[in-house]
Molecule: Fluoride riboswitch aptamer (crcB RNA motif)
Organism: Planctomycetota bacterium
RNA sequence: CCUGUAUAAGGCGAUGGGGUUCGCCGAAAACCGCCUCGGAUAACCGGGGCUGAUGACCCCUACCAGAAU
Numbered sequence: 001c002c003u004g005u006a007u008a009a010g011g012c013g014a015u016g017g018g019g020u021u022c023g024c025c026g027a028a029a030a031c032c033g034c035c036u037c038g039g040a041u042a043a044c045c046g047g048g049g050c051u052g053a054u055g056a057c058c059c060c061u062a063c064c065a066g067a068a069u
Base pairs, nucleotide, nucleotide: 010025011024012023013022016060017059018058019057020056021055033050034049035048036047037046038045039044
């Protein structure tokens, strides 16, 4: 650049992938963690600290800790 097909068995649930299941949202929404301190009426903003690859279960991968060879 040209041609053809589809616009669908959707999306999301604080870090990746697969399966099962639950919940939420759906033309824009659901969603975007916690503790503590300060400012501040709240909301919100800033500083410090912490846990987890799950919404939940199982498995894989990565990472971390310990032990053994």